[in-house]
Formats: sequence, C1' cells, structure tokens
RNA sequence: GUUCCGAAAGGGCAAACCUACCGAAAGGUGGGGACGCAAAGCUAAAGGGCCUGCAGGAAAAAUUCCAUGGCAGCCAGCUACCGAA
Repeated sequence: GUUCCGAAAGGGCAAACCUACCGAAAGGUGGGGACGCAAAGCUAAAGGGCCUGCAGGAAAAAUUCCAUGGCAGCCAGCUACCGAA
C1' cells in the first nucleotide's frame, strides 16, 4: 500500500407516521419525525426480483393480460470516509 474485517473517532443517511404539493396508481419532492443502516452513497429495457395498471387488449360480468410508470431501506453491480483486534 491492497484485500478481508468492523473496535474507536469524526460524522452521515433517515423507516413508520403527520403535513403541503405532483401523480390514474405504485410512488416521488419539501418540512417535521427516528425504525433502523458500515455503504440506507450511485446504478432501473443494457442482471434478477417486486409494486402499480392511466391508456390499450380479452371477458356478458366479476375480473384478467400488459410498462412505456415505479421500488436501490429486496438481492445484485459499481464507487467510497476511518483504521484497533
């Protein structure tokens, strides 16, 4: 120095819920708020998986199919602060 690993230190992020706005919805953004997280940083047809279903198709109907919409705090890929055992 690198990899694994995760004590300490400096810190970081922010679930549920409340609220305003956007959206058909899933969900997103801002404020409040902390369940937790050693990657809870980034990446979504060009890894898998999951959610929604406006429009469209099928059905007498119930409903069902469907992503071009979404989820990275589901797994995954990439990058990364610090440095005890």
Molecule: c-di-GMP-I riboswitch aptamer
Organism: Peptococcaceae bacterium